FMN riboswitch aptamer (RFN element), 113 nucleotides, folded computationally. Rfam family: FMN riboswitch aptamer (RFN element). Gene Ontology term of the family: FMN binding.
[in-house]
RNA sequence: UUCAAUCUUCAGGGCAGAGUGAGAUCCUCGACUGGCGGUACAGUCCGCACGCGCAAGCUGAUUCGGUGCAACUCCGAAACCAACGGUUACAGUCCGGAUGAAAGAAGAUAUGA
Repeated sequence: UUCAAUCUUCAGGGCAGAGUGAGAUCCUCGACUGGCGGUACAGUCCGCACGCGCAAGCUGAUUCGGUGCAACUCCGAAACCAACGGUUACAGUCCGGAUGAAAGAAGAUAUGA
C1' cells in the first nucleotide's frame, strides 16, 4: 500500500402566487424537487437502492442544435417521469409506515493475508 475481517458515523429534495368549490398544498393555471455507483459533470444511458411480490421476478421518463478526441452527462432550446397506505376532493411535493430500512460514502482497529 492492497485485499479481507470487525466496528463507528453519515446517507432525499419539493406546490410561491392565483382560480373553482361547503371543502383541494389532491382538481385547473402556475410553481418547485431530483438518492447511490459507472461513464466527459446524468431524475430520463448502464447498473443499484427504494417500492411491489410467498417466490421466481417485476418496477417511470429525452429529443433537437452546438463545442469537443470523446458528452442521450457540458452549453442553448424544447419535452418528459416520479412506489405504497391515508385524506372533507383525484397527491412526485401534505400526513403515515419512517427516531425505520438501504444502495453507498467516510473513518477507526491489540486482527489476518
The prediction has a mean pLDDT of 85. It was read from a public genome assembly, where an Rfam model found it.